[in-house]
Context: one part of a larger RNA
RNA sequence: CCUCGGAUCAGGUAGGAAUACCCGCUGAACUUAAGCAUAUCAAUAAGCGGAGGAAAAGAAACCAACAGGGAUUGCCUCAGUAACGGCGAGUGAAGCGGCAACAGCUCAAAUUUGAAAUCUGGCGCCUUCGGCGUCCGAGUUGUAAUUUGUAGAGGAUGCUAUUGGGUUGCCACCGGUCUAAGUUCCUUGGAACAGGACGUCACAGAGGGUGAGAAUCCCGUAUGUGACCGGCCAGGCGCCCUAUGUAUAGCUCCUUCGACGAGUCGGGUUGUUUGGGAAUGCAGCCCUAAAUGGGAGGUAAAUUUCUUCUAAAGCUAAAUACCGGCCAGAGACCGAUAGCGCACAAGUAGAGUGAUCGAAAGAUGAAAAGCACUUUGGAAAGAGAGUUAAAAAGCACGUGAAAUUGUUGAAAGGGAAGCGCUUGCAAUCAGUCUCGACGGCGGCUGUUCGGCCUCUCUUCUGAGU
Numbered sequence: 001c002c003u004c005g006g007a008u009c010a011g012g013u014a015g016g017a018a019u020a021c022c023c024g025c026u027g028a029a030c031u032u033a034a035g036c037a038u039a040u041c042a043a044u045a046a047g048c049g050g051a052g053g054a055a056a057a058g059a060a061a062c063c064a065a066c067a068g069g070g071a072u073u074g075c076c077u078c079a080g081u082a083a084c085g086g087c088g089a090g091u092g093a094a095g096c097g098g099c100a101a102c103a104g105c106u107c108a109a110a111u112u113u114g115a116a117a118u119c120u121g122g123c124g125c126c127u128u129c130g131g132c133g134u135c136c137g138a139g140u141u142g143u144a145a146u147u148u149g150u151a152g153a154g155g156a157u158g159c160u161a162u163u164g165g166g167u168u169g170c171c172a173c174c175g176g177u178c179u180a181a182g183u184u185c186c187u188u189g190g191a192a193c194a195g196g197a198c199g200u201c202a203c204a205g206a207g208g209g210u211g212a213g214a215a216u217c218c219c220g221u222a223u224g225u226g227a228c229c230g231g232c233c234a235g236g237c238g239c240c241c242u243a244u245g246u247a248u249a250g251c252u253c254c255u256u257c258g259a260c261g262a263g264u265c266g267g268g269u270u271g272u273u274u275g276g277g278a279a280u281g282c283a284g285c286c287c288u289a290a291a292u293g294g295g296a297g298g299u300a301a302a303u304u305u306c307u308u309c310u311a312a313a314g315c316u317a318a319a320u321a322c323c324g325g326c327c328a329g330a331g332a333c334c335g336a337u338a339g340c341g342c343a344c345a346a347g348u349a350g351a352g353u354g355a356u357c358g359a360a361a362g363a364u365g366a367a368a369a370g371c372a373c374u375u376u377g378g379a380a381a382g383a384g385a386g387u388u389a390a391a392a393a394g395c396a397c398g399u400g401a402a403a404u405u406g407u408u409g410a411a412a413g414g415g416a417a418g419c420g421c422u423u424g425c426a427a428u429c430a431g432u433c434u435c436g437a438c439g440g441c442g443g444c445u446g447u448u449c450g451g452c453c454u455c456u457c458u459u460c461u462g463a464g465u
Stems, first nucleotide, its partner, number of pairs: 021052001022050004032039001036086001062069002073100004083091002104315003107261001117143001118138002121135006152257002154254003158251005164241004169237003173231006182198001183214001184197004199216002201205001207219003266287007293310005350357002370397001373384004455464003
């Protein structure tokens, strides 16, 4: 250095889950037919594969037969009609018309032939979803430009209209933030968010929280084409830079040219499917085309005429669907045996070899302030003490029914207990009446008491009026 094998590996790609809706495949039976085999259930369920926020379908080898319409999808209608069907049971569309939403396009097939004009990658630079330069590579067994049937190409000689980039600006859109008025007095209470008094705001008296029913304490709530902040270059307007060449697009004319998809269309046959019936669609096998051609024109075939499209290649938003997922809002819904099986460590504990089945279980208090400390006991616990509005709220905790159990008290005792009627006694109780005690309020009475004023007496302290 060559060949083979292995390890590592820039960059890129796939699996698997979920699956409500969607597409493709595969594909039953129960059932109905009062039995059952075609039929029906059903072109369903189970099963398999594949996607997306939608999917699929989609710009006519259409519908029609009209004075024609003009991609697809969905709704109303057509219509339980045409049709299929042991023509039984049953099944069962489409055109038109009205409405919702609307959008159109791309390849293959041509000699650019006076010039592969095209593209990936490495490296460098830059204004980095990329651009420029450079070097390899791909590529003539064909990468670009041009063209797609409604055409189009080529030629003519006239007319009309034009580019690209940046943006720190505004609007739109998306997200966030902001905007009223008592915590005034009295009472109750553990607490005022209660009752009473006096106010305030209201385009805001929806709702929630806060130690009890709070418009006004807190969060919010109402209103405004409101204010502010940020994002967004997917939309519109503006601003800056740039542009021009025998270029691009459209219209008109012509004794020019004009390529259009094969084991496919079609035919036979078998199976299946359909409302599709001498075969609607699909699939297998056999045969297998044409180019003034081919398909369709709902009864097979021949001849003829007419109409309408142009298959065998592809892309495409919206209207439509949605028992899954994510993000919101609401309720004449349920309120813990209800409502999902699950309000809670629920597909959990548990059961079954397994497929699978599958519960029960919410609430102390406003706040743990969850009982310090003492004492008895080995401890559990008890007795005190303490917290609290309350422990008759002590983590078996709100309220705490019933059957049932213990304890205490009362009553009863032959004919089971129980039940019905009547009556007596006892206990307890609503209420009424009477008596008594105490307290409060009001009235009346008096040889009551006190104070003040006037007068008299007086031993100067009292007496009387």